[in-house]
Order: sequence, then structure tokens, then C1' cells
RNA sequence: UUCAGAAAACGGCAAACUCAUUGAAAAAUGAGGGCGCAAAGUCGACAGGCCUAAGGGAUACGUAUUUUUAACGGAAAAUGCUACUAUGGCGGCUGGGCUACCUGG
Repeated sequence: UUCAGAAAACGGCAAACUCAUUGAAAAAUGAGGGCGCAAAGUCGACAGGCCUAAGGGAUACGUAUUUUUAACGGAAAAUGCUACUAUGGCGGCUGGGCUACCUGG
């Protein structure tokens, strides 16, 4: 320097969940916790994929609520949801880049 490995040693990180905070949300941070991880270190402007939809877009059909009208039915209008969208997010989704302890070749 490179390849392989986690048997040994020193250790490291910290899933779900709970509490607090931030956020529209996804999610993030801190504390507890420990499912697991040989890169579960780091990069989200390297690539793919996934999550969210504040804002924007759309009003197609469908559906909910409210109002008006009316002979139960029904009709009209408004608002919301359901399509689409990242500038938001995920490195413990994958590939890849960079960096790194121990042991062995």
C1' cells in the first nucleotide's frame, strides 16, 4: 500500500419505544433505551430509490361538511379530501467517493 475477516483485544455506534424541543409534515436534536451494525464513520449539489406536500398546481370523476331551494327523491353553490410537484427529508435503502482501529495474507 492492497485484499480479506470480526475468532481475540481495545473500543465505537445506537433500532423500536418513552419524554422534551423544533418543524406544515416527512423527519431532526437531546436524554433514557438496546434491535442490531466491520465502516450503522462521513458526503443527500456523485447516482438511483423511498418518504413528506407548507407553498404551488388541478377541479377530471368520486367523496365529506355547510348553505340555499324543494313534493321523500333531487338540484345549485362554497370549502376540504383524493392526481401532480422539492426548494424539505432519509447515509441503519442501495451503489459510489473520502477517511479509519485490530488481526491475518
Molecule: c-di-GMP-I riboswitch aptamer
Organism: Thalassobacillus cyri